[in-house]
Context: one part of a larger RNA
């Protein structure tokens, strides 16, 4: 291995792009490495095995054989490999097309918060379960005009749309990626997985300059309590924001790896063809049939039937830790045990 699994029990790597390596469409010829017969030579004797045979049986001894496996030779030629010729149904291109919050760059728009300054105006204003701290006559809060700045984009907005995942939403210009439909012009299997390896990865976080409006860990204060290093409330600094560099991790989730084929339906909805239409081709949603399933549920977007490849898993705890080892400026991260103990 034969002969388990992995949505929730332990189990899909966060996501991608890919060399190496497995697997790979359809027809001929050719080989004869695999493969499948035959033979031939080796497998030391005992033993092991099968068929007899001798000790009264058995053990124990005797005789004869056979299998494997190796290496030659001959051959067979459906599969696989190989090489050679060809198709075109998988892949890709081309041509027409419309579609999005896919990305980057730069501009520019309203509304609101918040300071400023300036009139009108007066004594409260805030704020809570209820209050207090705080603001206020050095004139607040309400209110008008003017102006500064950061930061976010209300309605539209939808189990709606894109993007490989993290994400992505005001509006305009440039740059740019993907996919998806008509067609069937072009190349002819140019395909799928992918170890390792490279990119990309929210939030926090950290380095260096900026730039800070509103919010807000830390923090100080009011309460509340028996206490209250919390819930509330009044201030408020890292930080959020931006430009370049690092981190590389999440309940990175459909807790459900990619591809590719096959298996009843019914209905919403998005973006293409088709148009009087039926209707089809791509996505997304509820529902259900056969079938799975411990059960919840799943159900053409399967957790179904099968195939190809990769990744994981093996009782709790000890532990995602020790230690070594790479990686980071550091926080840390990445691989990763065993004593013991139930």
């Nucleotide at each position: 291995u034969u002969g388990g699994g992995c949505g929730u029990a332990a189990a899909g790597a966060g996501u991608g792009c890919a060399c190496a390596g497995g697997u790979g469409g359809u027809u001929g010829a050719a080989u004869a490495a695999g493969u499948c017969a035959a033979u031939u030579g080796u497998u030391a004797a005992a033993g092991c095995c099968c068929g007899g045979a001798g000790c009264u049986c058995a053990a124990c001894u005797c005789c004869g054989g056979u299998u494997c496996g190796c290496a030659g030779u001959u051959g067979a030629a459906a599969c696989u490999g190989u090489u050679u010729a060809a198709c075109u149904a998988g892949a890709a291109u081309g041509u027409a097309g419309g579609u999005g919050g896919g990305g980057g760059u730069a501009g520019u728009a309203g509304a609101a918060u918040u300071c400023c300054a300036u009139g009108u105006g007066u004594a409260g204003c805030g704020g809570u379960g209820g209050a207090a701290u705080g603001c206020a006559u050095a004139a607040a809060u309400a209110u008008a005009u003017g102006g500064a700045g950061g930061a976010a984009u209300a309605c539209c907005a939808g189990u709606g749309g894109c993007g490989a995942a993290g994400g992505c939403g005001g509006c305009u210009a440039c740059c740019u990626g993907a996919a998806c439909u008509a067609u069937a012009a072009u190349u002819g299997a140019c395909a799928c997985u992918u170890a390792a390896g490279c990119a990309c990865g929210a939030a926090a976080g950290c380095g260096u300059g900026g730039g800070g409006a509103g919010c807000a860990a830390a923090u100080a204060g009011g309460a509340u309590u028996a206490g209250a290093u919390a819930c509330c409330c009044u201030a408020g600094u890292a930080g959020u924001c931006c430009a370049c560099g690092c981190c590389g991790u999440a309940a990175a989730c459909g807790a459900u790896g990619u591809u590719c084929a096959c298996u009843a339906g019914c209905u919403g909805u998005c973006g293409g063809c088709a148009a009087u239409g039926a209707g089809u081709c791509g996505g997304u949603g509820g529902c259900a049939c056969a079938g799975c399933u411990a059960a919840c549920g799943c159900a053409u977007u399967a957790a179904g039937u099968g195939a190809a490849c990769c990744g994981c898993c093996u009782g709790g705890g000890g532990a995602g830790u020790a230690c070594g080892c790479a990686c980071g400026c550091a926080a840390g991260u990445g691989u990763a045990a065993a004593a013991c103990u139930c």